[in-house]
Background: Predicted 3D model of a 503-nucleotide part of an RNA (small-subunit ribosomal RNA, 5' domain) from an uncultured bacterium. Its Rfam family is "Bacterial small subunit ribosomal RNA".
Context: one part of a larger RNA
C1' cells in the first nucleotide's frame, strides 16, 4: 500500500448487490425438510340416489361421487448439508478399455399365447405397560411360480473373413432364455417381454503433476511374479491353493507431522509468494466402529443388522433415538442472523390428466460484516456581531462560518395511482413492493483518528521520571508543539480507529 467470511472501541440518514459458527465432524426439546399413483389390485368407509323387503327401528341389492388403511409400482441412490478422515489414481491435465455396466428418454425390430398356487387387508381369537407379536378362516393383481413360442439374447462346436494385438464378424449345428395389463363406445393410447443403436450416467486402468521433516534408512509375506480355481458389470493377490524369490528406496522408499483437490481468490509491473469462504466441477463423510439386503444404481444422512458412548419411556419383563437438511436451543467462542411467507417463478418426484409433494428454490426479515451509489442543503451575506481561545492588549483566530434574504426538495412525511417478472383459461409469496403524481417544510440526517521525526497539521493551562504515551525513535524529573484538557488545525468521512492475517 493493497486484501479479509473477519473482530473488538467510537458513531450512525438512505438505497442497491453480494455475505453471515473461520471455534466442540459437541449435544439437541419443538415444527418442518420425500412423496406419490384408485387409470394395477381387493376391501373398508362417507354421501346422494333408486329399487326389494320390513316387526317402521331398520335389513338387503344397484348405481353415481368421494375419501382411503393395505397389496403392488416408481421416487427415497437426486436435491440439501459437512469438510472429520484422505498425500492417495483422492484431485488436475491427458489418454485408454479387444476387461466393462445402464433404470427413466430418443430411434429401430419382433412378441404380448395358455395355465396354477398362494398372501396382506378383512374376519375370529390369544399374548403384551408399550413398542409389537402369533393363530385359523377368507380373497384380488401390472405381486409370485410353471408351460408354449424365439425376430433375437447367452453358452459350446464346425467352416470362412478381418485385424498389431489375448480378438471382432459372417453362416451353420446344438442347449438355454420372455411377457402382465389398463383406460376408452370405437378409433386408439398408455404400458409389459426379448434385442440393436444411441444420448447422457457411471466403473476400472495408465502417462505426469500435487505440502513439510533424513534429529525418519531400510521397508516389505499376499509382500513380486507365475499356474489353476473362484468372485465382479469388468481387468487385477480382489480371494485361496500350489511354486518361484522377488518387489521397493538418496530422483527420498518406510516412518512422522500437516491438509479436502480443482476452476478460482488475494498479492504483485511480471515472475513468484499466499490461499481454496460464498458460485462451479470432483471427492469423501452422516453419533464411533462394522456388516451386508434390496435396487439399473447405495454397501444407502432423515433405509435395515450387530457392537460402543450417550439421551429418553417403561407395569423393570422390555421397547425408542441419532439437525454435519431448514428454523431454533444449549455449550464453546474475540466472533456469525428468523423456530418468518410461497410453490408465483426455475428445477425434481408421482401421476394419463387434474394435481400432490418439495426448508431444493423464490422472497421477507436481523447485521455498516464488505463493495457500490446518494444525502446532510444551493446562492447572495461585515475590513468581519455576539461568544471562545490566543495576544506584545493594538489585535488575531473560528469566519461567510452565523444571523438575515433568495432559491431548490435528493432525502424526509402525508396523500393519489400503481407494475414487470404468467409461460395468458386460470394462477404473483414478493408487495400496494419498485415506479409515478401531487402536497409540506431547510425541514428528518457528521462523525471519527491525529496534530515530535519518519509523516498533512500548533498554541495555551494542568500535570512534574508522578499520572501518563508509544509502530520504531523515544516523550514525562516546573516554561512538554510527545502525558491530560481547551482553542485551533491536518486526514478520511457514513464511517473512522485499532488489533489479527496475506502478498
Nucleotide at each position: 500500500g493493497a486484501a479479509u467470511g473477519a473482530a473488538c472501541g467510537u458513531u450512525u440518514g438512505c438505497g442497491g448487490u453480494g455475505c453471515g459458527c473461520u471455534u466442540u465432524a459437541u449435544g439437541c426439546a419443538u415444527g418442518c425438510a420425500a412423496g406419490u399413483c384408485g387409470a394395477a389390485c381387493g376391501g373398508a368407509g362417507u354421501u346422494g340416489u333408486a329399487g326389494u323387503u320390513u316387526u317402521c327401528g331398520g335389513a338387503c341389492u344397484g348405481c353415481a361421487a368421494u375419501u382411503u388403511a393395505g397389496u403392488g409400482g416408481c421416487g427415497g441412490a437426486c436435491g440439501g448439508c459437512u469438510g472429520a478422515g484422505u498425500a492417495a489414481c483422492a484431485c488436475g491435465c491427458a489418454a485408454g478399455c479387444a476387461a466393462c455396466u445402464u433404470g427413466c428418454c430418443u430411434c429401430g425390430g419382433a412378441g404380448u399365447g395358455g395355465g396354477g398356487g398362494a398372501u396382506a387387508a378383512u374376519c375370529u381369537a390369544u399374548c403384551g405397560a408399550a413398542a409389537g407379536a402369533c393363530a385359523g378362516a377368507c380373497u384380488a393383481a401390472u405381486a409370485c411360480c410353471g408351460c408354449a413360442u424365439a425376430u433375437g439374447g447367452u453358452a459350446a462346436u464346425u467352416a470362412g473373413g478381418c485385424g498389431c494385438a489375448g480378438g471382432c464378424u459372417u453362416a451353420g449345428u446344438u442347449a438355454u432364455c420372455a411377457a402382465a395389463g389398463c383406460u376408452g363406445c370405437a378409433a386408439a393410447g398408455c404400458g409389459c417381454u426379448c434385442u440393436g443403436a444411441g444420448a447422457g450416467a457411471g466403473g476400472c486402468u495408465u502417462g505426469u503433476g500435487u505440502c513439510c521433516g533424513a534429529u525418519u534408512a531400510g521397508c516389505u509375506a499376499g509382500u513380486u511374479g507365475g499356474c489353476a480355481g473362484g468372485g465382479u458389470a469388468a481387468c487385477g493377490g480382489c480371494c485361496u491353493a500350489c511354486c518361484a524369490a522377488g518387489g521397493c528406496g538418496a530422483u527420498g522408499a518406510u516412518c512422522g507431522g500437516u491438509a479436502g483437490c480443482u476452476g478460482g481468490u488475494c498479492u504483485a509491473a511480471g515472475a513468484g509468494g499466499a490461499u481454496g469462504g460464498u458460485c462451479a466441477g470432483c471427492c469423501a463423510g452422516a453419533u464411533g466402529g462394522g456388516g451386508a439386503c434390496u435396487g439399473a444404481g447405495a454397501c444407502a444422512c432423515g433405509g435395515c443388522c450387530c457392537c460402543a458412548a450417550c439421551u429418553c419411556c417403561u407395569a423393570c419383563g422390555g421397547g425408542a433415538g441419532g439437525c454435519a437438511g431448514c428454523a431454533g436451543c444449549a455449550g464453546g467462542g474475540a466472533a456469525u442472523u428468523u423456530u418468518g411467507g410461497g410453490c408465483a417463478a426455475u428445477g425434481g418426484g408421482c401421476g394419463a390428466a387434474a394435481g400432490c409433494c418439495u426448508g431444493a428454490c423464490c422472497c421477507a426479515g436481523c447485521g455498516a460484516c464488505a463493495c457500490c451509489g446518494c444525502g446532510u442543503g444551493a446562492g447572495g451575506g461585515a475590513a468581519g456581531a455576539a461568544g471562545g481561545c490566543c495576544c506584545u492588549a493594538g489585535g488575531g483566530u473560528c469566519g461567510u462560518a452565523a444571523a438575515c434574504c433568495u432559491c431548490u426538495u435528493u432525502u424526509c412525511u402525508u396523500g393519489a395511482g400503481g407494475a414487470a417478472g404468467a409461460a395468458u383459461u386460470a394462477u404473483g409469496a414478493c408487495g400496494g413492493u419498485a415506479c409515478u403524481c401531487a402536497a409540506g417544510g431547510a425541514a428528518u440526517a457528521a462523525g471519527u483518528c491525529u496534530c515530535g521525526g519518519c509523516a498533512a497539521a500548533c498554541u495555551a493551562c494542568g500535570u512534574g521520571c508522578c499520572a501518563g504515551c508509544a509502530g520504531c525513535c523515544g516523550c514525562g524529573g516546573u516554561a512538554a508543539u510527545a502525558c491530560g484538557u481547551a482553542g485551533g488545525a491536518g486526514g478520511c468521512a457514513a464511517a473512522c480507529g485499532u488489533u489479527a492475517u496475506u502478498c